Small-subunit ribosomal RNA, 5' domain from a metagenome, 493 nucleotides, folded computationally. The coordinates come from a structure-prediction model, not an experiment, and the mean pLDDT is 86. The full RNA is in RNAcentral, with records from SILVA.

Context: one part of a larger RNA
RNA sequence: GAAUGAACGUUGGCGGCGUGGAUUAGGCAUGCAAGUCGUGCGAGAAGCUCUCCUUCGGGAGAGUGGAAAGCGGCGAAAGGGAGAGUAACGCGUGGAUCACCUACCCCUGGGUUUGGAAUAGCGGCGGGAAACUGCCGGUAAUGCCGAAUAACAUCUCCGGAUCAAAGCUCCGGCGCCUGGGGACGGGUCCGCGUCCUAUUAGCUUGUUGGUGGGGUAAAAGCCUACCAAGGCUUCGAUGGGUACCGGGUGUGAGAGCAUGGCCCGGCUCACUGGGACUGAGACACUGCCCAGACACCUACGGGUGGCUGCAGUCGAGAAUCUUCGGCAAUGGACGCAAGUCUGACCGAGCGACGCCGCGUGCGGGAUGAAGGCCUUCGGGUUGUAAACCGCUGUCAGAGAGGCGGAAAGCGUAAGCUUGACCUAAUCUCAGAGGAAGUACGGGCUAAGUUCGUGCCAGCAGCCGCGGUAAGACGAACCGUACGAACGUUAUUC
Numbered sequence: 001g002a003a004u005g006a007a008c009g010u011u012g013g014c015g016g017c018g019u020g021g022a023u024u025a026g027g028c029a030u031g032c033a034a035g036u037c038g039u040g041c042g043a044g045a046a047g048c049u050c051u052c053c054u055u056c057g058g059g060a061g062a063g064u065g066g067a068a069a070g071c072g073g074c075g076a077a078a079g080g081g082a083g084a085g086u087a088a089c090g091c092g093u094g095g096a097u098c099a100c101c102u103a104c105c106c107c108u109g110g111g112u113u114u115g116g117a118a119u120a121g122c123g124g125c126g127g128g129a130a131a132c133u134g135c136c137g138g139u140a141a142u143g144c145c146g147a148a149u150a151a152c153a154u155c156u157c158c159g160g161a162u163c164a165a166a167g168c169u170c171c172g173g174c175g176c177c178u179g180g181g182g183a184c185g186g187g188u189c190c191g192c193g194u195c196c197u198a199u200u201a202g203c204u205u206g207u208u209g210g211u212g213g214g215g216u217a218a219a220a221g222c223c224u225a226c227c228a229a230g231g232c233u234u235c236g237a238u239g240g241g242u243a244c245c246g247g248g249u250g251u252g253a254g255a256g257c258a259u260g261g262c263c264c265g266g267c268u269c270a271c272u273g274g275g276a277c278u279g280a281g282a283c284a285c286u287g288c289c290c291a292g293a294c295a296c297c298u299a300c301g302g303g304u305g306g307c308u309g310c311a312g313u314c315g316a317g318a319a320u321c322u323u324c325g326g327c328a329a330u331g332g333a334c335g336c337a338a339g340u341c342u343g344a345c346c347g348a349g350c351g352a353c354g355c356c357g358c359g360u361g362c363g364g365g366a367u368g369a370a371g372g373c374c375u376u377c378g379g380g381u382u383g384u385a386a387a388c389c390g391c392u393g394u395c396a397g398a399g400a401g402g403c404g405g406a407a408a409g410c411g412u413a414a415g416c417u418u419g420a421c422c423u424a425a426u427c428u429c430a431g432a433g434g435a436a437g438u439a440c441g442g443g444c445u446a447a448g449u450u451c452g453u454g455c456c457a458g459c460a461g462c463c464g465c466g467g468u469a470a471g472a473c474g475a476a477c478c479g480u481a482c483g484a485a486c487g488u489u490a491u492u493c
Stems, first nucleotide, its partner, number of pairs: 001493004006489005013358006019351002026314003030311003035074003040071002047064007081269003090194008100186002105182008113147004122137006153162003167174002195241003202232003207229008244266004248259004271292005294305004322348001324347003330344001331342004361391004371382004395434001397429004404422002408417003437482005442463003448477005458465002
């Protein structure tokens, strides 16, 4: 000098774009953050209409209506957060997969025949404080199970054997099963690269290899029985410490050094530890089971919970925001669609935290006013600065205005509908009115005088100032630098 997710001190007008829990991966009240489909299924509350009855309170039936719940499908493995762990095929880069998988989507071949038994909801009877749960009866399906069919699928001793399906419809379609191919996404393996430490020198028994068996989507000590005795290491094994990695970012002429916050890609984690289930995909943040710590409810028998989602709270800390609005846009889930959901996202709010832009007026104005400060007492300086005269109207303020962010959706069409939030152009109003500070002035280093103090009080980045004339302390005036900021501290180059 440049830089920062900064903090602190003094000061503080406006806007745009960014950015904001770096410490306790400490604990969390409350609300919201993942649903959707009635064109899969049975059933159907309230309300409304009509009819009948009525003790005038209401009741019954039919139609309409569609709530809440249930079965089923898809989604919930994405999106969002964090960096604890990890020195590792984790990441980066280049390869391998004849050793593999891939729901939804696209292309293509073939098929979609025929039966059955249950079960939730529901009704009845219970248990429990609750969470929840038992028995009996009965019901549906794109839920479940048979039979048939069976290849360019699978197995094969090549003879053969085995395996599937689901319907709905507004009649336009939407689906279902089984092959092949693609796309997308992943799994696994390998070469090379990837911090400090030898005041860590030896490490290893499923360890290294083989055979049989098991296991996986898939190669493999991945697992197991037996056999052999191997494998790694001063080119640093093993141990210890530290740390997510990369694109990038900061600095620097570069080489390099430092760093990995926001954004993007990968990895890992989800109270702590372990486990599997479901599924195309998880060993699953707002799923399940077990154990533990913590917290809450309890009728003491027993239950419930997991903000490293968005806000918010306590704590610790030098320190880091609103318990906001909206699905209008973009994207996602579901749905034929209309649409519903979406703290993703889009916006607004707070913070000079950063960068950038704008403003705080412009011109004239000397008897160089008053006041302040200095003085050799003549004057000098503050200083055209002010007053005063003329002018302008940026920004902020008030009112009007309305482009655009809107693409789509519905409708045969004409046309109709959709903005949370922001807001351009333009017009009007008023009036210099509402808007300047901070640090420094001995040298380095731009800028000095007076008074006070008297090695005191204090200053200080280094050299050093202060013990009675201090340009270095404190104040005043004046000056210098930068300016909505200016200094200080910390850290990097």